[in-house]
c-di-GMP-I riboswitch aptamer from Lachnospira pectinoschiza, 76 nucleotides, folded computationally.
It matches the Rfam family "c-di-GMP-I riboswitch aptamer". Its family is annotated with cyclic-di-GMP binding in the Gene Ontology.
The organism belongs to Lachnospira, within Bacteria.
The model forms 94% of the base pairs in the Rfam consensus.
């Protein structure tokens, strides 16, 4: 120093649902609210899934599906 596990501290994120809003739509912001996350930081035309959508086609939409890539505190 890095990696695996296990566990602490201060802390951080924020599912479903309801509210108002936007969008064709998936699904997004804001508010509430915690289901759960040790990366639930970040990357969507130049990794792969999935979704809307169209006769076909996504440079449309998911990062809390896999992956990739950065990082934070302590102990053993």
């Nucleotide at each position: 120093a890095a990696c695996u596990u296990a566990a602490u501290a201060c802390g951080g994120c924020a599912a479903a649902a309801u509210a108002a809003g936007a969008g064709a739509a998936a699904u997004c912001u804001u508010a509430u609210g915690a289901c759960g996350c040790a990366a639930a930081g970040c990357u969507a035309u130049a990794g792969g899934g999935a979704c809307u959508g169209u006769a076909a086609a996504a440079u449309g939409u998911c990062a809390g599906c896999c992956a990739g890539u950065u990082g934070c505190c302590u102990u053993a």